[in-house]
Molecule: Archaeal signal recognition particle RNA
Organism: Archaeoglobales archaeon
RNA sequence: UGGUGGGCUAGGCUGGGGGGUUCGGCGUCCCCUGUAACCCGAAACCGUCGGAAUGCGGGAGCCGAAGCUGAGGGGAGGUCCGUUUAGCUGGGACGCAAGUCUCCUUCAGUCUCGUAGAGUCCCCGUCCUGGAGGGUCGUCGGUUACAGCUGGGCUGCCCGGAGGGGCUGUUCGCUGUAUUUGCCGGGGAACAGGCUCAGGCCCGGAAGGGAGCAGGCCAAUCUCGGACGCACGGCGCUUCCAGGGUAGCGGGGAGGAGAGACGGGAGGGGGCUUAUCCCUGCAACGCGGAUCGACCUGAGGCGUGCCCACCU
Repeated sequence: UGGUGGGCUAGGCUGGGGGGUUCGGCGUCCCCUGUAACCCGAAACCGUCGGAAUGCGGGAGCCGAAGCUGAGGGGAGGUCCGUUUAGCUGGGACGCAAGUCUCCUUCAGUCUCGUAGAGUCCCCGUCCUGGAGGGUCGUCGGUUACAGCUGGGCUGCCCGGAGGGGCUGUUCGCUGUAUUUGCCGGGGAACAGGCUCAGGCCCGGAAGGGAGCAGGCCAAUCUCGGACGCACGGCGCUUCCAGGGUAGCGGGGAGGAGAGACGGGAGGGGGCUUAUCCCUGCAACGCGGAUCGACCUGAGGCGUGCCCACCU
């Protein structure tokens, strides 16, 4: 120097384009095209960016000095402009010809219901509104005063060698009674709570005193259920009263013979459409032009680094 094998790092790939939207780029939307080839989240009164715009926020895989870029040529498909024979919109003429829809009169018919009661008339329920109740399902609530206490916290004063002792005020708590809807029951409860505090700890010569963990009892409080309420609501529920509504459905009454639907023939009235011609506008396919352009090909350009082993 060249090569083979292994490791590494920059880096590369996991798509691109047209339309629509936008001031404009990209994305979400629609379409075209390509690959062996990514995933998740949100996004049209939207998301994110500003000609350095070709998404934002996360994650993953493959290749790896691999590669990237790329004039020109071919070219799927799209967009814009122009053109107009079929076609379509609107208007007019012609024509009362044909078709179709509908109304009235008339004719015969078919089916259904009807003396186990038709059309018709009356009443009631079903429906709505208001009022007074009930039922049911929920929500909310936990009183106030006085007295007593060897209870707790805090303030102040006095005494004692320590532990400590005495007094005062205030506030909270507990107990009792009365009152209230403001009560009852079950369960839990390490509150920085109260009482009692084994052991251990502190003061003291001792006697004794003190703080206090665990445990036990109580209890603030939490939760479940019930009762009560001078509290409040919702109803596929219900009773009564007053009013409204009633075309459908159901029930009752009066009355006593018809009622309804369907298609067809004939006559008459009206609407619409078709056929021919003229005017006006729109416009597919096609044709012509401009433009973007996936994909294929590709002159040229940029890049081809570091370490180790072996061969030369």